[in-house]
RNA sequence: AGAGUUUGAUCCUGGCUCAGGACGAACGCUGGCGGCGUGCUUAACACAUGCAAGUCGAGCGGAAAGGCCCCUUCGGGGGUACUCGAGCGGCGAACGGGUGAGUAACACGUGGGCAACCUGCCCCAGAGACCGGGACAACAGUUCGAAAGGACUGCUAAUACCGGAUACGGUGUCAUCUGCCAAGUGGAUGCCACUGAAGGUAGCUUCGGCCUCCGCUCUGGGAUGGGCCCGCGUCCCAUUAGCUUGUUGGUGAGGUAACGGCUCACCAAGGCGACGAUGGGUAGCUGGUCUGAGAGGACGAUCAGCCACACUGGGACUGAGACACGGCCCAGACUCCUACGGGAGGCAGCAGUGGGGAAUCUUGCGCAAUGGGCGAAAGCCUGACGCAGCAACGCCGCGUGAGCGAAGAAGGCCUUCGGGUUGUAAAGCUCUGUCAGGAGGGACGAAGCCACUCGGGUGAAUAGCCCAGAGGGUGACGGUACCUCCAGAGGAAGCCCCGGCUAACUACGUGCCAGCAGCCGCGGUAAUACGUAGGGGGCUAGCGUUGUCCGGAAUUAUUGGGCGUAAAGCGCGUGUAGGCGGCUUGUCAAGUCCGGUGUGAAAACUCGGUGGCUCAACCCCGAGCCUGCACUGGAAACUGACUUGCUAGAGUCCGGAAGAGGAGAUUGGAAUUCCUGGUGUAGCGGUGAAAUGCGCAGAUAUCAGGAAGAACACCCGUGGCGAAGGCGGAUCUCUGGGACGGUACUGACGCUGAGACGCGAAAGCGUGGGGAGCAAACAGGAUUAGAUACCCUGGUAGUCCACGCCGUAAACGAUGGGCACUAGGUGUGGGAGGUGUCGACUCCUUCCGUGCCGUAGCUAACGCAUUAAGUGCCCCGCCUGGGGAGUACGGCCGCAAGGCUAAAACUCAAAGGAAUUGACGGGGGCCCGCACAAGCAGCGGAGCAUGUGGUUUAAUUCGACGCAACGCGAAGAACCUUACCUGGGCUUGACAUGACCCUGUAACCCCUGGAAACAGGGGCCCCUCGCAAGAGGCGGGGCCACAGGUGGUGCAUGGCUGUCGUCAGCUCGUGUCGUGAGAUGUUGGGUUAAGUCCCGCAACGAGCGCAACCCCUGUCCUAUGUUGCCAGCGGGUAAUGCCGGGGACUCAUAGGAUACUGCCGGUGACAAACCGGAGGAAGGUGGGGAUGACGUCAAGUCAUCAUGCCCCUUAUGUCCAGGGCUACACACGUGCUACAAUGGCCGGUACAAAGGGCUGCAAGACCGCGAGGUGGAGCGAAUCCCAAAAAGCCGGUCCCAGUUCGGAUUGGAGGCUGCAACUCGCCUCCAUGAAGUCGGAGUUGCUAGUAAUCGCAGAUCAGCAACGCUGCGGUGAAUACGUUCCCGGGCCUUGUACACACCGCCCGUCACACCACGAAAGUCGGUAACACCCGAAGCCGGUGGGCUAACCCGCAAGGGAGGCAGCUGUCGAAGGUGGGAUCGGUGAUUGGGGUGAAGUCGUAACAAGGUAGCCGUAGCGGAAGCUGCGGCUG
Repeated sequence: AGAGUUUGAUCCUGGCUCAGGACGAACGCUGGCGGCGUGCUUAACACAUGCAAGUCGAGCGGAAAGGCCCCUUCGGGGGUACUCGAGCGGCGAACGGGUGAGUAACACGUGGGCAACCUGCCCCAGAGACCGGGACAACAGUUCGAAAGGACUGCUAAUACCGGAUACGGUGUCAUCUGCCAAGUGGAUGCCACUGAAGGUAGCUUCGGCCUCCGCUCUGGGAUGGGCCCGCGUCCCAUUAGCUUGUUGGUGAGGUAACGGCUCACCAAGGCGACGAUGGGUAGCUGGUCUGAGAGGACGAUCAGCCACACUGGGACUGAGACACGGCCCAGACUCCUACGGGAGGCAGCAGUGGGGAAUCUUGCGCAAUGGGCGAAAGCCUGACGCAGCAACGCCGCGUGAGCGAAGAAGGCCUUCGGGUUGUAAAGCUCUGUCAGGAGGGACGAAGCCACUCGGGUGAAUAGCCCAGAGGGUGACGGUACCUCCAGAGGAAGCCCCGGCUAACUACGUGCCAGCAGCCGCGGUAAUACGUAGGGGGCUAGCGUUGUCCGGAAUUAUUGGGCGUAAAGCGCGUGUAGGCGGCUUGUCAAGUCCGGUGUGAAAACUCGGUGGCUCAACCCCGAGCCUGCACUGGAAACUGACUUGCUAGAGUCCGGAAGAGGAGAUUGGAAUUCCUGGUGUAGCGGUGAAAUGCGCAGAUAUCAGGAAGAACACCCGUGGCGAAGGCGGAUCUCUGGGACGGUACUGACGCUGAGACGCGAAAGCGUGGGGAGCAAACAGGAUUAGAUACCCUGGUAGUCCACGCCGUAAACGAUGGGCACUAGGUGUGGGAGGUGUCGACUCCUUCCGUGCCGUAGCUAACGCAUUAAGUGCCCCGCCUGGGGAGUACGGCCGCAAGGCUAAAACUCAAAGGAAUUGACGGGGGCCCGCACAAGCAGCGGAGCAUGUGGUUUAAUUCGACGCAACGCGAAGAACCUUACCUGGGCUUGACAUGACCCUGUAACCCCUGGAAACAGGGGCCCCUCGCAAGAGGCGGGGCCACAGGUGGUGCAUGGCUGUCGUCAGCUCGUGUCGUGAGAUGUUGGGUUAAGUCCCGCAACGAGCGCAACCCCUGUCCUAUGUUGCCAGCGGGUAAUGCCGGGGACUCAUAGGAUACUGCCGGUGACAAACCGGAGGAAGGUGGGGAUGACGUCAAGUCAUCAUGCCCCUUAUGUCCAGGGCUACACACGUGCUACAAUGGCCGGUACAAAGGGCUGCAAGACCGCGAGGUGGAGCGAAUCCCAAAAAGCCGGUCCCAGUUCGGAUUGGAGGCUGCAACUCGCCUCCAUGAAGUCGGAGUUGCUAGUAAUCGCAGAUCAGCAACGCUGCGGUGAAUACGUUCCCGGGCCUUGUACACACCGCCCGUCACACCACGAAAGUCGGUAACACCCGAAGCCGGUGGGCUAACCCGCAAGGGAGGCAGCUGUCGAAGGUGGGAUCGGUGAUUGGGGUGAAGUCGUAACAAGGUAGCCGUAGCGGAAGCUGCGGCUG
């Protein structure tokens, strides 16, 4: 520091996800040791049991228990005070410990204030402690109660209580002086009044007392701790906008330690709030912790500070301190005890239990240390604390061994079978000894701490205090840390991952299953993604997962983002608060800057430390930091405040001109429609074509007159005006604004603008008018599968006017307003100036407005560009992934329609912008092709053949399926072929190689069974080398490796092939342009069959294609001349190149020549080329063939062959016989033959080319009607044969008919091939003589030696289902105006929401399933208030008839003062009643939404998407949607 993910690819926007760190964690697997930390985040849920606050006998009376002593009747009694239960009394219990419920607050943090306060114990200082008195507990007795607990009577002490005295002093009123000060208060002095106390202990003692220490009272001061007040800071919601009656203030009083509405009475009517009051939600706050570069963000466990709370609510008492966790009273809920009458309790102390929960420990030891309470002290108490235990919960450290060791062992895994890897890893050898284990030793922590004893100093003192040394005592942890010794590699490794991100790969299993997954995504038979194994990578006593936080995320942007099209500028204006603001003088010093002071606790953090634990974690010391706040001294540039001026901003005034600016009134002509009349006759109207409609009752057309409403042609212009919406005949009236010119006046008066207010197209609403045309709805007619549409005929709201609402639009420049700056060019509107002119133009300059082009710059690109989307400043509005949704709920507005404001659940891994390349378009342009058109012949109908589908079958083997499967693989299925079926056999096999063992040496022949294969038997008897042993070859048998498979996968493949398409295209290098995908080149102007060529050009070149080179054919030449030829010469025949001969010709075989737009003319850019012509056998590629670019179709083929993987192995292999592939209601493709007279039949007669032939072709001859047979000359073929060419020509016949057409079908008789023609061959003859009379929709081929027609040959092959296929020649046409249309293709361009690419994409209803949400008659609950009722405890007030020791009067009785009970009033918790508010749960039913597999209906959108789309609004319709009105161009 980044990465993955939207696309075919690209750039951008934007979300989602990952890598890091952290944790009081939990879960899974695993687990050796130690140190230091940490450990109920949930139920502030309920708690059994034990402990957590006591102590003091040196305050007191005392003696229950123990000790000691004495007595004893042995039951007990007495004494003592060593000690001490209970009690009176003092101090403590308000600390320490826990928890975070409440609290949004002066609660906390920080800094201040108190002249408005308190402070026990502690310290310092001053003064004092005198004289008296009466009680109450304990105790004793009686008594009530189950208990808890009381009641009565009697006795008694005090450092308990009370009275009096004393008054340095304190408090209060007043007076004087003085300080500070804004009000008001502090200090000092004086008069008067009031106001306090307690003793205990040790020693000495002459018993009077003295003295010590600890206490007591009053006062002043300190320290510590607290109380109150203030500035600033401190979460979310505005779908909480108004809140408040003790409320805000005053006067007086009360109350408090103290100010204060804190409380009360009276008076006034204030106080708070958009700088967020009030309300709701959430939350203890902080130091800090985690993260981050920082700014920030999140958190507030442990430790530390503060606060709050103690079962829930209320209350006070005591006290220095509490409204009190282990105190009290009351109410409530709950639990427990009970004799039913009553009582008891509060773990959010430490352990522990139940419960909740994913989850959090021992009912441990000790007061040895530190700290606390009490005490004079010893000491006691202390679940604070110190330790131990449990838990890998975290951090840190250590170990599980080290060295050598290749036969690279075995085993495992993989393998191309060679090997590789695990792997120096192991074994083996040599060592070491941490930790754990055993044994022994053994701390620091304990401090000169300490009762005590001894010593020294002070002192009268052997008190006290101080000092120092010695002796002695004290350890929970713990026999722990640590040290030493012993033994032995011995006891000690796992977890996750291995498709990319992200380090790490193979095999097997599985087969969209099982499963994985953080995102993208894997899995449908070859999965590095699932599971297992081997191997590898990472971390390591841990490793992963889950959850949460920060980071990455500049993805809330202060640092540090945006708003034309990605999300985002309010429809527009006026203007309040607020924010910001020109030049200049002076003052102040709020902001700002510099210095100083205080504070910012400790801990934490950072740095330093030869600081401490063996290191580290941890701990210790020092410094920094704590970015802050307050005070103080200074500076005065800038901001601010006040002040002095100024005129450049802004405004006022004057002048002439422009304008559809607004409002009202008046008025004009054209047109439409209607009415009346005239002329006139059969149609009009309307459409793609029609129909509805109108018209003989006279329409349309035409003329004249009249009526009415609405809108204003031409002018009209990217012209004008207005803030926007918007504004268009003319005139008048009223009125707003702007520009220009002048420069007189004001003197910053400015800009923006949250709220607020106003304006605001169309549609729509209300009331009343108006209504010509147009026209939602509606009706009818068409179209259509349907047509709730598009088209047509009608037609109502509405459109118009007045008044009032509505308040929205693609209200758009999709671009807020203002100011300033930053090249130009060219139009246009308004004004001014200049030049010039008689004048009008023209031209130049300038200001304002409005367009286009364009530089820099900006931008993701497109584009913007002085009218910025550039560069800056100021202010406002708005955005933060898509969907849900501009929806629900709530609120406000509206008559309604609806508008404004505006979520969440849930769901997705994208949704988007711009540009690129393709593809596509019922977009455009250009151009080709038998593509259409023009023609000819067909197919589709018939019969048959053949192939296919289907059906059938034991099997009808398999493959091929639009073009580009279907007379295709198959150029030959009776057996064979043959892969299929049935049956019968074989198992190293029908075939190959190798090893071993046994055996025999060939072949061959015969017999038996059988359908054959096969099985059984017999005969025959001879391999090579070697003397032999033996070796080799071959055959058979056995056994082992293996053979074999037309079994699967053409979607694992090679090869081959089809197709687009013989279409003219497809690319590359370098350069250039672009952020990039890409572009350029290859586009453009011409031209061509052609990316063929020329020209131009940021391109220049090149490659694969095109063309040419190759073959056949057309003309000529040369050479050769047999088997070919025969002109001339000779011979011969009935005749024939038959013979001699010849090379002229034909022909054959080779080799060459020819054609190149070369020549002429025209057109054209003078080019390329095109048109015409000459010559020529041939002319513009002469004709034909071969030749098939980059690629597309997962096209075809595993059954030609090859081949990976999978499968079968006495069978899916192999052999044999028979059957099947030939089936047959049907359907289709391709053909043949026909339907006839351009013909059929009969007779005669002529002319080819190219092929084939020895397992062959076979002549002549003979036989047969014929197929054919007999026979065999010739020929391995320019020689012989197949071989007859046929159509044609000549003659005859038929006479338009189901025929002398047609030949299917069937019967009979034959021939041939073959082992064999039954299933199932071909041919012949005789007989039979079906359908069919030219073929519906539709569809095919062909542009010249072509179509059509005619025959011939060949391959395969024993034969043949061939009418097929491949070739050959004969005869031999018609037509093409042309490119609108159909199909296919090429180039350019355009749009796109397509990219498996239009056979694309995609919208809405309906149906089904699931999910979350809204509404809903209701219903249940929570919360906070309000009104009233009741009113506990308690404080305060009143009363106090009852009761009453201290003081007063009194001899006494009694009275008084004071007090108490009781009663009572205000306040007052809980409770009750009531109507509301608010939040939540649930709810029959209902509404839309989301998601889901291949459902249904349509086709709305994307291309001109087939009616351009979209926005607002209204109506209508199953649905998308349609239509009206206005608007936008996206």

Small-subunit ribosomal RNA from an uncultured Actinomycetes bacterium, 1530 nucleotides, folded computationally.
Model confidence (mean pLDDT): 85 of 100.